Background: The prediction has a mean pLDDT of 88. Predicted 3D model of an 87-nucleotide RNA (c-di-GMP-I riboswitch aptamer) from an Anaerolineales bacterium. Rfam family: c-di-GMP-I riboswitch aptamer. About the family: GEMM was predicted in a large-scale screen for bacterial structured RNA regulatory elements. The organism belongs to Anaerolineales, within Bacteria. It was read from a public genome assembly, where an Rfam model found it. The model forms 100% of the base pairs in the Rfam consensus.

[in-house]
RNA sequence: ACUCGAUAAAGGCAAACCCGGUGAAAGCCGGCGACGCAAAGCUAUGGGUCUAAAGGCGCACUCGCCUAUGACUGCCAGGCCGCCGAA
Numbered sequence: 001a002c003u004c005g006a007u008a009a010a011g012g013c014a015a016a017c018c019c020g021g022u023g024a025a026a027g028c029c030g031g032c033g034a035c036g037c038a039a040a041g042c043u044a045u046g047g048g049u050c051u052a053a054a055g056g057c058g059c060a061c062u063c064g065c066c067u068a069u070g071a072c073u074g075c076c077a078g079g080c081c082g083c084c085g086a087a
């Protein structure tokens, strides 16, 4: 240095529920709270997933279908960066 990852040490993040805000929704933000996480740090680049406001189609009339320009990195890869050091 690379690989690797302890019942080590220091520090970190925070699922669900509930409350408030925001949004058409998915979701996001804050509080509370810890299920978990060695990249659960950053990035929508590829795949995947969610939503469907606007738009389109449909004899549809408060309905159905399509559609991302909206989202998710705590779904999988890729890219960038990083703490600690037993075996």
Base pairs, nucleotide, nucleotide: 004085005084012037013036018031019030020029021028022027035074041080042079043078045077046076047075048072049071050070055066056065057064058063